[in-house]
Molecule: c-di-GMP-I-GGC riboswitch aptamer
Organism: Gammaproteobacteria bacterium
């Protein structure tokens, strides 16, 4: 330097429960602790999802189409970063 097989220190924090904020998707804190070696960071590509538009003869519907958003723990891509040195 490559590398994450095996260990440690230290971080992170999934369902789930509570409080709040949001019309939702979902977010904030605290509890948890399934898992993480980029489970940092960046909506850049794609995917999923929501509201609202638009379509409808009309709707509690909608492949597709517009448009404001959620997801970074869904993939890819960019960017920095601990730790360990068996092999």
């Nucleotide at each position: 330097a490559c590398g994450g097989u095996a260990a440690a220190a230290g971080c992170c924090a999934c369902a789930c429960c509570u409080a709040c904020c949001g019309c939702g998707a979902g977010g904030u804190a605290g509890g948890g602790c399934c898992g993480g070696a980029a489970a940092a960071u960046c909506a850049c590509g794609g995917a999923u999802c929501u509201u609202g538009g638009a379509u409808u003869a009309a709707c509690u519907a909608u492949c597709c189409c517009c448009a404001a958003g959620a997801u970074g723990g869904c993939c890819g891509g960019a960017u920095u970063g601990c730790c360990c040195u068996c092999a």